[in-house]
């Protein structure tokens, strides 16, 4: 000098699946003298099933290695997480930072 490898940070992109049902509570609106009734919602708590996989986790394995052992997925399982929006989000791109390494 510039390429490669992994890491960290920033920006951008980023899928899937019920705004499910029931109960209780609070809130808004309407009716009513009142008790209360009706209705709305993307609120809070609890319960019940259904579903998704791309945080994390686990399992098998193509394959790889220093090969008695180890590393391994976008596959599989759904413990966790998620199923309006927001948040999150594997992975991809760009930029910056230092580290290792080739010439």
């Nucleotide at each position: 000098u510039a390429g490669g490898c992994a890491c960290g940070c920033g920006c951008g992109g980023g899928a899937g699946a019920g705004u499910g049902c029931c109960c209780g509570g609070g809130g808004g609106u309407c009716c009513g003298c009142a008790a209360g009734g009706a209705u709305c919602a993307g609120c809070c708590g609890g319960g019940c099933c259904g579903c998704c996989g791309a945080a994390g986790g686990a399992g098998c394995a193509a394959c790889c290695g220093c090969c008695c052992c180890g590393g391994a997925a976008u596959c599989u399982c759904u413990c966790a997480g998620g199923c309006a929006a927001c948040c999150g989000g594997a992975c991809c791109g760009c930029g910056c930072g230092g580290g290792c390494u080739a010439a």
The RNA shown here (Glycine riboswitch aptamer) has 103 nucleotides and comes from Sphingomonas sp. AAP5.
Its mean pLDDT, the model's own confidence on a scale to 100, is 77.
The source organism's lineage runs through Bacteria, Pseudomonadati, Alphaproteobacteria, Sphingomonadaceae and Sphingomonas.